Model confidence (mean pLDDT): 75 of 100. Two RNAs folded together computationally: RNase P RNA and transfer RNA, 409 nucleotides in total. Rfam match: Bacterial RNase P class A. By type it is a ribozyme. From the family's description: Ribonuclease P (RNase P) is a ubiquitous endoribonuclease, found in archaea, bacteria and eukarya as well as chloroplasts and mitochondria.
RNA sequence: CGAGUUAGUCGGGUGGUCGCAUCGAAAGAUGAGGAAAGUCCGAGCAUCGCAGGGCAAUGGUGGUGGGUAACGCCCACUGAAGGCGACUUUAAGGAUAGUGCAACAGAAACAAACCGCAAAGCCCUAAAGGCUUUGUAAGGGUGGAAAGGUGCGGUAAGAGCGCACCAGCAAUUCGGCGACGAAAUUGGCUGUGUAAACCCCACUUGAUGCAAGAUACGGAAUCAUUAACGACGGCCCGUCGGAUUCUAAGAUAUCGCUUGAGCGUAUCGGCAACGAUGCGCCUAGACAGAUGACCAUCCAAGACAGAACUCGGCUUACAGACUAACUCAAAAA
RNA sequence: CCGGGUGUAGCUCAGAUGGUAGAGCGCGUGGUUUGGGACCACGAGGCCGCUGGUUCGAAACCAGUCACUCGGACCA
Numbered sequence: 001c002g003a004g005u006u007a008g009u010c011g012g013g014u015g016g017u018c019g020c021a022u023c024g025a026a027a028g029a030u031g032a033g034g035a036a037a038g039u040c041c042g043a044g045c046a047u048c049g050c051a052g053g054g055c056a057a058u059g060g061u062g063g064u065g066g067g068u069a070a071c072g073c074c075c076a077c078u079g080a081a082g083g084c085g086a087c088u089u090u091a092a093g094g095a096u097a098g099u100g101c102a103a104c105a106g107a108a109a110c111a112a113a114c115c116g117c118a119a120a121g122c123c124c125u126a127a128a129g130g131c132u133u134u135g136u137a138a139g140g141g142u143g144g145a146a147a148g149g150u151g152c153g154g155u156a157a158g159a160g161c162g163c164a165c166c167a168g169c170a171a172u173u174c175g176g177c178g179a180c181g182a183a184a185u186u187g188g189c190u191g192u193g194u195a196a197a198c199c200c201c202a203c204u205u206g207a208u209g210c211a212a213g214a215u216a217c218g219g220a221a222u223c224a225u226u227a228a229c230g231a232c233g234g235c236c237c238g239u240c241g242g243a244u245u246c247u248a249a250g251a252u253a254u255c256g257c258u259u260g261a262g263c264g265u266a267u268c269g270g271c272a273a274c275g276a277u278g279c280g281c282c283u284a285g286a287c288a289g290a291u292g293a294c295c296a297u298c299c300a301a302g303a304c305a306g307a308a309c310u311c312g313g314c315u316u317a318c319a320g321a322c323u324a325a326c327u328c329a330a331a332a333a
Numbered sequence: 334c335c336g337g338g339u340g341u342a343g344c345u346c347a348g349a350u351g352g353u354a355g356a357g358c359g360c361g362u363g364g365u366u367u368g369g370g371a372c373c374a375c376g377a378g379g380c381c382g383c384u385g386g387u388u389c390g391a392a393a394c395c396a397g398u399c400a401c402u403c404g405g406a407c408c409a
Stems, first nucleotide, its partner, number of pairs: 002328009012298007020031004033304001037315002040313005045209004059204004063077005078092001079090004093200002098198002100194003114140002116136008148166006167190002169187004173182003213255004217250001218247006229241004262281008299302001334405007343358004352389001360376005382398005
């Protein structure tokens, strides 16, 4: 210098003029995002349901350990796949609990005899050939998948039938909290895929969303007015409120609404996610819905995109700029 | 803002357990007719919205994404 990998930061700056929203008596102060998006998960909050507990049903999650208010998120690790490598990806429990499916092809797709190989019998003078019965999974062909692979022995021909090596599985021993790993021994133990098919196992799961919801603003009729009814309460006492029905009406007003599992920073603990403590900060809150326009100037010439109850995540979109660590290759020395 | 549903031929819609996709109308060609329509025969036209994954195999199953569409306010 080239080609990359990972992590992180920024997302036009400055000044002036005018305008908008909220707060404020005024002066003035504050005023979109890393995704405000998709609404895919997890929570707060609210209404309805529900005594509590168990079972079932429905849905969800699925390697191990940890983090967190919680999660399907995050961190670390294990296995698998990919890459020369830095590193990346991973819906990764169970297919000896059971059921289903595997089109076409092929003889056969829970178990196989189509061709082939071999033996016996028969036909045939014999050979060749043919027929029948039996044995056989070594070879052929089909398929994504065909009965562990290679070799030697063995056999009528063959076959884990036996042996050696290799692959896998199971058990034992050792290491690790664990997923799992390592080597050795033993057992001939050895068809396949699919569970993002039903299902089994473990854990988990009430419904609806701020247009949730709360309060306030009329008219008429009937009944009642020491009562009855309603609220508070398990009941009595007590306290408070008149009750029921019909009907008009504004997309009305106020609240919910923004101080919160909040942000920044320092120290400590931890590999990390994260946690603890101290100090500091307050940072949009509308309801036709604000956050903009113009000018000057600088540079790299500005992408995706606009809050509507609030948080924690994930996913998707995104011009370009910068920082740090690491890998590979080539050349030169 | 919140919550549902649907994307298959030019149009309207089927379809199947996951095994290679159809119907009607429309379009084209031929026949019939003096000619046209109607009718008869044949045919063309589809990456099943898009992308990725699971699987031997995906229109279907799973995830993401895009487009269209429906419903939800107050009523004491």